[in-house]
Context: one part of a larger RNA
RNA sequence: CACCGCCCGUCGCUACUACCGAUUGAAUGGCUUGGUGAGGCCUUCGGACUGGCUCCAGGGGGUUGGCAACGACCCCCCAGAGCCGGAAAGUUGGUCAAACCUGGUCAUUUAGAGGAAGUAAAAGUCGUAACAAGGUUUCCGUAGGUGAACCUGCGGAAG
Numbered sequence: 001c002a003c004c005g006c007c008c009g010u011c012g013c014u015a016c017u018a019c020c021g022a023u024u025g026a027a028u029g030g031c032u033u034g035g036u037g038a039g040g041c042c043u044u045c046g047g048a049c050u051g052g053c054u055c056c057a058g059g060g061g062g063u064u065g066g067c068a069a070c071g072a073c074c075c076c077c078c079a080g081a082g083c084c085g086g087a088a089a090g091u092u093g094g095u096c097a098a099a100c101c102u103g104g105u106c107a108u109u110u111a112g113a114g115g116a117a118g119u120a121a122a123a124g125u126c127g128u129a130a131c132a133a134g135g136u137u138u139c140c141g142u143a144g145g146u147g148a149a150c151c152u153g154c155g156g157a158a159g
Base pairs, nucleotide, nucleotide: 003134005131008127009126011124014120015119016118017117019115020114023111025110026109027108028107029106030105031104032103034101035100036099039096040095041094042093045090049086050085051084052083053082054081055080058077059076060075061074062073063072064071065070137158138157139156140155141154142153143152144151145150
C1' cells in the first nucleotide's frame, strides 16, 4: 500500500495447554484396626550321644609262689550298680518381632469414552457490530431477549 481501508463475533478445520469425567478405575509410599506368623533370646521339660569317680561280678592269656587246692602281679575282653557332670534333636510358656493377608485413612503419580474452555495460525463460513453523523452517535451500569457480531427497556456519561 491511506474506505477497493480498518475491524467484530458465531460456526468449521488443525495443533497445543490445563479442567470435568462413569470406570465404586489403577499403581506406589506413609500411618494404622484385625488375622496369620518365620526367626532370635529367655524359660519348662527332654535327653540321642558322651566324660569323670566309686563299688562289684565273670572269662581268657602271661609271669611267678605252691606237691596240689589255691594265691600274688601284669595284660586283654565283657557285663552290672551308684553318684557327679557335659550335651544334639525335639518340647512348654513368655518376650522381641521380620514378612504376608484383609480392611481403614492420608499423600503422590497415572489410564479413561465423552464433555466443556482457553490460546495460536490461516487466504475457511455467515453476517457488518465498531472506527466518518460508520449510515439507529458512542460508551458505562442494569434487566430481558436473540445464529453471531448484537437488539430492546430503564438510568447515567461525553471519551

Small-subunit ribosomal RNA, 3' minor domain from Delias oraia, 159 nucleotides, folded computationally.
Rfam family: Eukaryotic small subunit ribosomal RNA. Its family is annotated with structural constituent of ribosome and ribosome in the Gene Ontology.